[in-house]
RNA sequence: AUCAAUCUUCGGGGCAGGGUGUAAUUCCCGACCGGCGGUGAUGAGACAUUUAGUUUGUUUCUAAGUCCGCGAGCCGUUAUUUUAAGGCAGGAUCUGGUGUGACUCCAGAACCGACAGUAUAGUCUGGAUGAGAGAAGAUGGAG
Numbered sequence: 001a002u003c004a005a006u007c008u009u010c011g012g013g014g015c016a017g018g019g020u021g022u023a024a025u026u027c028c029c030g031a032c033c034g035g036c037g038g039u040g041a042u043g044a045g046a047c048a049u050u051u052a053g054u055u056u057g058u059u060u061c062u063a064a065g066u067c068c069g070c071g072a073g074c075c076g077u078u079a080u081u082u083u084a085a086g087g088c089a090g091g092a093u094c095u096g097g098u099g100u101g102a103c104u105c106c107a108g109a110a111c112c113g114a115c116a117g118u119a120u121a122g123u124c125u126g127g128a129u130g131a132g133a134g135a136a137g138a139u140g141g142a143g
Stems, first nucleotide, its partner, number of pairs: 002142002005139006017029003031123002033113002035070004043061006065111002073088003093109005115126003
């Protein structure tokens, strides 16, 4: 340094202001938000090499709501509970620029957002003091 096992902790944000109305943070104008892993030409740093400036190499952190994948919801066999297998539902990006190379950078213009409740909800209330992709750490044995 790697890997099995056990345990601990952490692990989601958001309608300002206004209009209509008996009633709407649900409609309308407008405002605001973006889970986890991967990829990655962003940005920052370290080390080595080298020079007039530079350059080159290695490496660390960081970087996508709309790319690739995952999670959250519901159902459900068994067998009371829990869980696995399984099934269902649920979304979205283009144009231009730079460049060898970009759906990730820069500029512009768009678009999307479970279920239940309620005047129709990504943002309110609720299931949820839950679950969870995973992240960090500890113990610890093995080759």